The prediction has a mean pLDDT of 76.
FMN riboswitch aptamer (RFN element), 139 nucleotides, folded computationally.
The sequence was found by an Rfam model in a public genome assembly.

RNA sequence: CCGUUGUUUCGGGGCGGGGUGCAAUUCCCCACUGGCGGUGAUGGAGCCAACGACGGCCCAAGCCCGCGCGCCGCACAAGGCGGCUGACCCGGUUGGAAUCCGGGGCCAACGGUUACAGUCCGGACGAAAGAAACGGAGG
Numbered sequence: 001c002c003g004u005u006g007u008u009u010c011g012g013g014g015c016g017g018g019g020u021g022c023a024a025u026u027c028c029c030c031a032c033u034g035g036c037g038g039u040g041a042u043g044g045a046g047c048c049a050a051c052g053a054c055g056g057c058c059c060a061a062g063c064c065c066g067c068g069c070g071c072c073g074c075a076c077a078a079g080g081c082g083g084c085u086g087a088c089c090c091g092g093u094u095g096g097a098a099u100c101c102g103g104g105g106c107c108a109a110c111g112g113u114u115a116c117a118g119u120c121c122g123g124a125c126g127a128a129a130g131a132a133a134c135g136g137a138g139g
Stems, first nucleotide, its partner, number of pairs: 001139002004136007016030004031119002033108002035067004043059002046057003062106002070084005088104005110122003
């Protein structure tokens, strides 16, 4: 250093203003939020190494790829198995844009509710994608 295995810890944000109404953080106008891994010609006053150069690392996507969450069915002692599951265009730069820059859009489980919820309450002081630290045996 590599894969493997164990333990521990960590592991989701957001309704502020106005309108209508008996009633809305649920409707309408404005506002606000963006889990995890990958990728990332570009970008970043960043870090490492080197005489220098080439180079290596780190950060960077809600709508590009995948996953989790969630829902349905099956099974059920437990682990599980199968299925479903949201949303992007235009212009610019360029050899090349799904990622950069500019602009305009769009999306967001289930149950609850005096009225329809991405933002309130609940399952959830939960679980998970995964991340980190430490340790074991091995290469």